This is a predicted structure of a 481-nucleotide part of an RNA (small-subunit ribosomal RNA, 3' major domain) from a metagenome. The full RNA is in RNAcentral, with records from SILVA. Its Rfam family is "Bacterial small subunit ribosomal RNA".
Context: one part of a larger RNA
RNA sequence: UGACGGGGGCUCACACAAGCGGUGGAGGAUGUGGCUUAAUUCGAGUCUACGCGAAGAACCUUAUCCUAGUCUUGACAUGCUUAGGAAUCUGACUGAAAGGUCGGAGUGCCCUUCGGGGAGCCUUUGCACAGGUGCUGCAUGGCUGUCGUCAGCUCGUGUCGUGAGAUGUCGGGUUAAGUCCCUUAACGAGCGAAACCCUUGUCUCUAGUUGCCAGCGAGUAAAGUCGGGGACUCUAGAGAGACUGCCGGUGUUAAACCGGAGGAAGGUGGGGAUGACGUCAAGUCCUCAUGGCCUUUAUGAUUAGGGCUGCACACGUCCUACAAUGCGGCAUACAAAGGGACGCAAACCCGUGAGGGGGAGCAAACCUCAAAAAGUGUCGCUCAGUUCGGAUUGCAGGCUGCAACUCGCCUGCAUGAAGCUGGAAUCGCUAGUAAUCGCGGGUCAGCAUACCGCGGUGAAUGUGUUCCUGAGCCUUGUACA
Repeated sequence: UGACGGGGGCUCACACAAGCGGUGGAGGAUGUGGCUUAAUUCGAGUCUACGCGAAGAACCUUAUCCUAGUCUUGACAUGCUUAGGAAUCUGACUGAAAGGUCGGAGUGCCCUUCGGGGAGCCUUUGCACAGGUGCUGCAUGGCUGUCGUCAGCUCGUGUCGUGAGAUGUCGGGUUAAGUCCCUUAACGAGCGAAACCCUUGUCUCUAGUUGCCAGCGAGUAAAGUCGGGGACUCUAGAGAGACUGCCGGUGUUAAACCGGAGGAAGGUGGGGAUGACGUCAAGUCCUCAUGGCCUUUAUGAUUAGGGCUGCACACGUCCUACAAUGCGGCAUACAAAGGGACGCAAACCCGUGAGGGGGAGCAAACCUCAAAAAGUGUCGCUCAGUUCGGAUUGCAGGCUGCAACUCGCCUGCAUGAAGCUGGAAUCGCUAGUAAUCGCGGGUCAGCAUACCGCGGUGAAUGUGUUCCUGAGCCUUGUACA
């Protein structure tokens, strides 16, 4: 100087407390361990692995995965070399395919002394080499997680100390903040904090189609449907607005704090992006790049089939429930944000339905996916393993796709399991949040209870810091570095 302490002081955080909802019990989905297997490819391992890499394993993907069949200058790149042929198209046999074997058609461009030569491309011989998701993340770059959006981490000059170092950065206040003020052997500065950026909340101006419709007119069963209009909503560009600016109080005359006014918004208005010096030899050589090592008729390449989906079991993360604040039938209302041409697909017709036919319109504020759902009204159910719950299984179908057996999704009929609120323990959340309800997107031929977004309805509790956990500053002890 650090680190540590079941030392002390101060402070903070959904850390606890106060509340609300879960997990742990059931069934299912998914990941992991284990077991099994010819193989169940590999990585990730407290927080910071375990719906993670994987934004989607039937083939492909796919890997030193396994079992078989094949190739060897190679599936891919560059150069040299031998021989032949334009490129290119195409047939037969064998085979699971890849591959192997044997043929057929076909002649372009430049130069030409018509013999041929050259460029390009293909096949072939040989050689340099290619190739490797092989090893080492403890050789590395890059990227990422975490402490943590915590308030810290340093430097120049000066001063003090023999020196390691100290000071500044401490102290008194204050703040979300090393934020600011005062004091001061320190004076300044940098990286962080804040601000600048995006979005949302209010208003003004500009613009008015594909959006809107107050007033005027037309028109209809109805509908901005039409003429028209720019008021309003909205769209999308430019501005304004919030700064402790104003008032009162407290405070050291300060920084600031408390209350109030005005205001759409008040003290960082809400949300996001943004992550200092460093820590964990944290993670990744399987994104990519790369040193070294290993491999080279194989650890490379290719094909078929299988596996990654296997199931006495254990754990994590979720979904659906156990019901009456519910379930079912019928009727009826209100979103936002997105996607669409190898696409989204309306009306209409067929089908109980999944779906099929059909094809208007739309590179979309125009057309379409598209029905929002919880909600509201009404009827039934009356506390039961039930009109709760939907696992499982049988049969019959639909869709995608060469192909749904291993191993896809969906529909109809039948079947109707466990489950009556969950032990010890444990997680999330402070407001448009939790809870709850649906909608969209990426991946994608097909497949979503996952992920990433969007809006609808919309609480309870706490203004406390004794304790648990983690963190910051000061101080103290130390047989630790």